A computed fold for a 73-nucleotide RNA from a Calditrichota bacterium, annotated as transfer RNA.
RNA sequence: GGGGUUAUAGCUCAGUUGGGAGAGCGUUUGACUGGCAGUCAAAAGGUCAGCGGUUCGAUCCCGCUUAACUCCA
Numbered sequence: 001g002g003g004g005u006u007a008u009a010g011c012u013c014a015g016u017u018g019g020g021a022g023a024g025c026g027u028u029u030g031a032c033u034g035g036c037a038g039u040c041a042a043a044a045g046g047u048c049a050g051c052g053g054u055u056c057g058a059u060c061c062c063g064c065u066u067a068a069c070u071c072c073a
Stems, first nucleotide, its partner, number of pairs: 001072007010025004019056001027043006049065005
């Protein structure tokens, strides 16, 4: 330098008709307990990597950029 894969909550990850943004763990609050742990209930937590394009509508399709991993040279 060229090709491929990945990027979604604090962490690990789902998300197929293009129209609802989610799960587990963690965090906070409450209940149970003498306390811890634990269980249960509830809550907070998101620029869906960035910038453009297509579309009535984009996490999802297209282009470019950035970062990580990987293959070729």
Background
Its mean pLDDT, the model's own confidence on a scale to 100, is 82. Its Rfam family is "tRNA". It is annotated as a transfer RNA.